[in-house]
RNA sequence: UCUGAUAAAGGCAAACUAAUCGAAAGGUUAGGACGCAAAGCCCAGGGUCUAAGGUUAUGCUGUGAGACUUAUUGCUCAUUCAUAAUUAUGAUCGCCUGGCUGCCAACA
Numbered sequence: 001u002c003u004g005a006u007a008a009a010g011g012c013a014a015a016c017u018a019a020u021c022g023a024a025a026g027g028u029u030a031g032g033a034c035g036c037a038a039a040g041c042c043c044a045g046g047g048u049c050u051a052a053g054g055u056u057a058u059g060c061u062g063u064g065a066g067a068c069u070u071a072u073u074g075c076u077c078a079u080u081c082a083u084a085a086u087u088a089u090g091a092u093c094g095c096c097u098g099g100c101u102g103c104c105a106a107c108a
Base pairs, nucleotide, nucleotide: 003105004104011036012035016031017030018029019028020027021026034094040100041099042098044097045096046095047092048091049090053087054086055085056084057083058082059081062079063078064077065076066075
């Protein structure tokens, strides 16, 4: 240096539960251990997840404006709302790659 033991000293902690933050994905803290030799750190590239906000489409109701009409129904436009599609600037390093750092040392 590579490598990773039925070794030793230690370390981390999935699911789940509770509290809490968040629109959500998910995060944090405590309990808890499925696993992990970088399951330490960085979302840098890719993947995946979410879609508040944005955009587009459709639709109902309400509101406002306009034209027409004797008048109403109705029509056009804008807007609120609902649904759907799309979108990361959000999330994930315990999905992969890359970068930085690091404990131990049997065999070879």
The prediction has a mean pLDDT of 83. A computed fold for a 108-nucleotide RNA from Sediminibacillus halophilus, annotated as c-di-GMP-I-GGC riboswitch aptamer.